This is a predicted structure of a 124-nucleotide RNA (c-di-AMP riboswitch aptamer (ydaO/yuaA leader)) from Fonticella tunisiensis. Rfam family: c-di-AMP riboswitch aptamer (ydaO/yuaA leader). Rfam describes the family as follows. This family represents a conserved RNA structure found upstream of the ydaO and yuaA genes in Bacillus subtilis and related genes in other bacteria. Lineage of the source: Bacteria > Clostridia > Eubacteriales > Clostridiaceae > Fonticella. Its mean pLDDT, the model's own confidence on a scale to 100, is 76.
RNA sequence: AAAUACCAGACGCUGAAUCCAUGUAAUGGAACGGGGGAUAAUCAAAUUGGGGUGAACCAUUAAGGGGGCUAAACUCUAUGGCCUAACCCGUCAACUAACCUCGUAAGCAGAAUAGAGGAGGAAA
Numbered sequence: 001a002a003a004u005a006c007c008a009g010a011c012g013c014u015g016a017a018u019c020c021a022u023g024u025a026a027u028g029g030a031a032c033g034g035g036g037g038a039u040a041a042u043c044a045a046a047u048u049g050g051g052g053u054g055a056a057c058c059a060u061u062a063a064g065g066g067g068g069c070u071a072a073a074c075u076c077u078a079u080g081g082c083c084u085a086a087c088c089c090g091u092c093a094a095c096u097a098a099c100c101u102c103g104u105a106a107g108c109a110g111a112a113u114a115g116a117g118g119a120g121g122a123a124a
Stems, first nucleotide, its partner, number of pairs: 012108003018030004031104006042094001049092001050089004057065002066084005074117006
């Protein structure tokens, strides 16, 4: 000096995954998300099985292309950095009004700087 591990640092970040009421508990509501589900019309497919959540797809020997996130109030842009998984349904579901139904988890500590804009504010 670097790496690894532990402690502190969470008013922060990914994500729909938060808030309120009641309360021994159970539960209920709001909000934010997901799935199923007509007619008409339009697309199509149908063991080469098909489909869903999600950014997580395409291609290659490899390098890549496309997509997603990024931090100190918010948005956009630029550059840099990082990610591009995993799981579920079970032969079955295009779209889809009414309607029906489900979720409110999990994880992250050697983390990003600059410019512009708008809002708010007595000012900062």